[in-house]
Context: one part of a larger RNA
RNA sequence: UGACGCCGACCCGCACAAGCGGUGGAUUAUGUGGAUUAAUUCGAUGGAACGCGAAAAACCUUACCUACCUACGACAUGUCGAGAAUCCUGCAGACAUGCGGGAGUGCCUAGCGGAACUCGAACACAGGCUAUGUAUGGCUGUCGUCAGCUCGUGUCGCGAGAUGUUGGGUUAAGUCCCGCAACGAGCGCAACCCAGAUCAUUAGUUGCUACGCAAGGGCACUCUAAUGAGACUGCCGGUGACAAACCCGAGGAAGGUGGGGAUGACGUCGAGUCCUCAUGGCCCUUAUGGGUAGGCCUUCACACGUAAUACAAUGGUCGGUACAGAGGGUCGCCAACCCGCGAGCCGGAGCUAAUCUCAGCUAGCCGAUCGUAGUCCGGAUUGCAGUCUGCAACUCGACUGCAUGAAACCGGAAUCGCUAGUAAUCGCGGAUCAGCAUGUCGCGGUGAAUACGUUCCCGGGUCUUGUACA
Numbered sequence: 001u002g003a004c005g006c007c008g009a010c011c012c013g014c015a016c017a018a019g020c021g022g023u024g025g026a027u028u029a030u031g032u033g034g035a036u037u038a039a040u041u042c043g044a045u046g047g048a049a050c051g052c053g054a055a056a057a058a059c060c061u062u063a064c065c066u067a068c069c070u071a072c073g074a075c076a077u078g079u080c081g082a083g084a085a086u087c088c089u090g091c092a093g094a095c096a097u098g099c100g101g102g103a104g105u106g107c108c109u110a111g112c113g114g115a116a117c118u119c120g121a122a123c124a125c126a127g128g129c130u131a132u133g134u135a136u137g138g139c140u141g142u143c144g145u146c147a148g149c150u151c152g153u154g155u156c157g158c159g160a161g162a163u164g165u166u167g168g169g170u171u172a173a174g175u176c177c178c179g180c181a182a183c184g185a186g187c188g189c190a191a192c193c194c195a196g197a198u199c200a201u202u203a204g205u206u207g208c209u210a211c212g213c214a215a216g217g218g219c220a221c222u223c224u225a226a227u228g229a230g231a232c233u234g235c236c237g238g239u240g241a242c243a244a245a246c247c248c249g250a251g252g253a254a255g256g257u258g259g260g261g262a263u264g265a266c267g268u269c270g271a272g273u274c275c276u277c278a279u280g281g282c283c284c285u286u287a288u289g290g291g292u293a294g295g296c297c298u299u300c301a302c303a304c305g306u307a308a309u310a311c312a313a314u315g316g317u318c319g320g321u322a323c324a325g326a327g328g329g330u331c332g333c334c335a336a337c338c339c340g341c342g343a344g345c346c347g348g349a350g351c352u353a354a355u356c357u358c359a360g361c362u363a364g365c366c367g368a369u370c371g372u373a374g375u376c377c378g379g380a381u382u383g384c385a386g387u388c389u390g391c392a393a394c395u396c397g398a399c400u401g402c403a404u405g406a407a408a409c410c411g412g413a414a415u416c417g418c419u420a421g422u423a424a425u426c427g428c429g430g431a432u433c434a435g436c437a438u439g440u441c442g443c444g445g446u447g448a449a450u451a452c453g454u455u456c457c458c459g460g461g462u463c464u465u466g467u468a469c470a
Base pairs, nucleotide, nucleotide: 001470002469003467004466005465008463009462010461011460012459013458015454016453019418020417021416022415023414026309027308028307029306030305031304032303033302034300035299042053043052064295065294066293067292068291069290070289073125077124078123079121080120081119082118083117086103087102088101089100090099091098092097107114108113127284128283132280136278137277138273139272140271141269143267148187149186150185151184152183153182154163155162156161167178168177169176193261194260198229199228200227201226202225203224204223207219208218209217232255235249237247238246239245311411315370316369317368318367319366320365321364327358328357329356332351333350339344382403383402384401385400386399387398388397424446425445426444427443428442429441430440
């Protein structure tokens, strides 16, 4: 100087408390461990692994296993030789491939040859999702969006170092003010950035508008999208060291960093990744490279994590009826009409989209019924019959109809999330994608309760003290 302490003081955080809803019990989905297997490819393992890499494992992917093959190689450059390339086709084979048959002689040219492509030969080499993330770059997690981390000159100390950065106030903040052997500065904080909340101006088509619809008008409103305005403790009062600031109020769409996002200091964990990519040296080179088919990654006494659905009446079922936002669409979205109980089929209009379409949002509201039951709750499992995608749904897809109708009656110890348009609840869309979501990323609808407070648990910050630790 640090680190640590059931040392002390002060402060903060859904850290506790106050509340609301969960997990832990059931079934299913998914990931992991273990077991199994020819293979169940590999990585991630306290917080900071476990719906994680994977924003899609039927084939492909695919790295794994088995079988059949291959040897300058699936791919690059160089040398030599031959042939245009390419197309059609027979036999064997699971395919890869092997053995054959036929058609074809192009382009440029200085007429030697050249360019492109194919085949053969040999060697330099290719190739490696082999190993090492403790050789590395890059990228990422984490403490933590915590308020810290440092430097120059000066001064103090024999020195390691200190001071500044400590102290008194204050702040979300090393934020600002005052004081002070310090005076200044840098990286962080804040601001500048993005979208949303209010208004004005400009612009009105595909939007809006009067109307039952169209034609034809209008741009007031909604909205769209460009430019501006607006919030700064600016104003009043009080407290305070006359300071910084805090408290109350006014005006205002918005009030004290207004709410949200992006933004992550010096560093820590030899944290993660050599299977994104790049890369050193090591290793393999008739194999640890390459091709094909089938299988595996989808197994299942069990254990754990994360979710979905429930156990019902604030509900289930039936009928009627209302209101979104944000997105996607030409290898696409697919309207009307017809067929089918339905998944879907048929059909062909429109749309490169404020025009057409996905697309009828759901909870809600108005009626009816069920009457506390393992039920008209719950939907697992299983049987049969189908639909769609796709060469192909057996291993191993999603969905539909009929039948079947399991556990579960609110969950032990323990444990998680959340402070406002939040929790809870309800549906809708996108990426990936032929097909496949209870995951993930977004969007809006309905919309709470509680916070006395900091004694205690956990994590963090500042000062101080002890130390036989570094």
A computed fold for a 470-nucleotide part of an RNA from an uncultured beta proteobacterium, annotated as small-subunit ribosomal RNA, 3' major domain. Model confidence (mean pLDDT): 84 of 100.